[in-house]
RNA sequence: UAAAGCGAGGAAGGCGGUCGCGUGUGUGCAAACACAUGAGGAAAGUCCGAACUCCACAGGGUAGGAUGCCCUAUAACAUAGGGGAGGCGUGAGCCUACGGAAAGUGCCACAGAAAAUAUACCGUCCGUCACUGACGGAUAAGGGUGAAAAGGCGGGGUAAGAGCCCACCGGUCUCCUGGUGACAGGGGAUGCCUGGUAAACCCCAUCCGGAGCAAGACCAAGUAAGAGAGGAGAAGUGACCCGCUUCAUUUGACUCUCGGGUAGGUUGCUCGAGCCUUGCAGCAAUGUAAGGCCUAGAUAAAUGAUCGCCCACGACAGAAUUCGGCUUACGAAUCGCUUUGAGCU
RNA sequence: GAGGGCGUAGCUCAGUCGGUAGAGCAACGGCCUUUUAAGCCGUGGGCCGAGAGUUCGAGCCUCUCCGCCCUCA
Numbered sequence: 001u002a003a004a005g006c007g008a009g010g011a012a013g014g015c016g017g018u019c020g021c022g023u024g025u026g027u028g029c030a031a032a033c034a035c036a037u038g039a040g041g042a043a044a045g046u047c048c049g050a051a052c053u054c055c056a057c058a059g060g061g062u063a064g065g066a067u068g069c070c071c072u073a074u075a076a077c078a079u080a081g082g083g084g085a086g087g088c089g090u091g092a093g094c095c096u097a098c099g100g101a102a103a104g105u106g107c108c109a110c111a112g113a114a115a116a117u118a119u120a121c122c123g124u125c126c127g128u129c130a131c132u133g134a135c136g137g138a139u140a141a142g143g144g145u146g147a148a149a150a151g152g153c154g155g156g157g158u159a160a161g162a163g164c165c166c167a168c169c170g171g172u173c174u175c176c177u178g179g180u181g182a183c184a185g186g187g188g189a190u191g192c193c194u195g196g197u198a199a200a201c202c203c204c205a206u207c208c209g210g211a212g213c214a215a216g217a218c219c220a221a222g223u224a225a226g227a228g229a230g231g232a233g234a235a236g237u238g239a240c241c242c243g244c245u246u247c248a249u250u251u252g253a254c255u256c257u258c259g260g261g262u263a264g265g266u267u268g269c270u271c272g273a274g275c276c277u278u279g280c281a282g283c284a285a286u287g288u289a290a291g292g293c294c295u296a297g298a299u300a301a302a303u304g305a306u307c308g309c310c311c312a313c314g315a316c317a318g319a320a321u322u323c324g325g326c327u328u329a330c331g332a333a334u335c336g337c338u339u340u341g342a343g344c345u
Numbered sequence: 346g347a348g349g350g351c352g353u354a355g356c357u358c359a360g361u362c363g364g365u366a367g368a369g370c371a372a373c374g375g376c377c378u379u380u381u382a383a384g385c386c387g388u389g390g391g392c393c394g395a396g397a398g399u400u401c402g403a404g405c406c407u408c409u410c411c412g413c414c415c416u417c418a
Stems, first nucleotide, its partner, number of pairs: 001341008013310007021038007040316001044327002047325005052212004059242004064208005069083005084098001085096004099203002104201002106197003121143002123139007151169002154166003170192001171190008216267004226258005233247005274293008311314001346417007355370004364401001372388005394410005
């Protein structure tokens, strides 16, 4: 100096004046006035996990969903941290839905002899007949096809060949050592039990009740009177079925239509697995101790308008029960560490 | 807040169990007709909403976004 990798904190115009809006507090009989405070890192998507609230659980059966290498963290998680294995990259570093294909089923187009209980187009070798071809047999080394071809490679062996035999590599089984573990290293045995696909069905292991703040609670008012039609079942039993329970069977549960009524207020609501600083433990995620802080709470829904000055001229976007994550959107720049290349000293 | 569906040619829709995406209408050219319509013959037009992944191979399977529509209280 160029290219690249990883990361960091911060910004989302600033200050002042005027007017206006939500909430809280105070003053005031009231009207009103004063003071304080008032969006985000994603408030978004609603993709996961919880808190909170209601439903309320006999028993039996069935379905459905989620996760999927290990350990740790956490209230919990499909999250995070650290690691293992595999893959990519010269490297810093990055990526991985990473259980099972000898439980079963399905699929593998075209090409190819054959796409999975193997098979033989060319070739190689042997035999017979014929005279350089036909037939029969052996073989799977070589060629060819394909995304993928029945362990790889070298030697021996053989008519030619072949795990047929041997060494090395790979696989399977087993033992030992190290590690909390995934796993790693080593020894022995076994010629090798046989392709891919589980983001195809499925199997295995572990886990999972349902609904959601329009949850729910309270107050006020109302759900009336009535008319017509159907009518033997209806409701509950945390998703479904069996079973069980309750109500009803013409004095008729229940359903539909008409008619009529209410669609207000309070609460839940913001102090919470909360935020900031420092110390300690831990590789880290995180935990813990001390000190300090209080930081929107609307309900047709506030957070705006305008003027002046300044600058780097302002992105994505706006709360609605609350937290922890994930994902997605986001302008121009800044800083730190590392890697590779080039040049110069 | 909860749940579901759709996106394929200009328009309306097919596309099964993953194997080179089709139909009707429309458009364009020709024939027929004095001309138009109708009819007949032929032609073009798609990277399947976007981006990743799985697979030998994706409209189809999985994930993340974008847009549209519907249902419940």
Annotation: Two RNAs folded together computationally: RNase P RNA and transfer RNA, 418 nucleotides in total. It holds a member of the Rfam family "Bacterial RNase P class A". It is annotated as a ribozyme.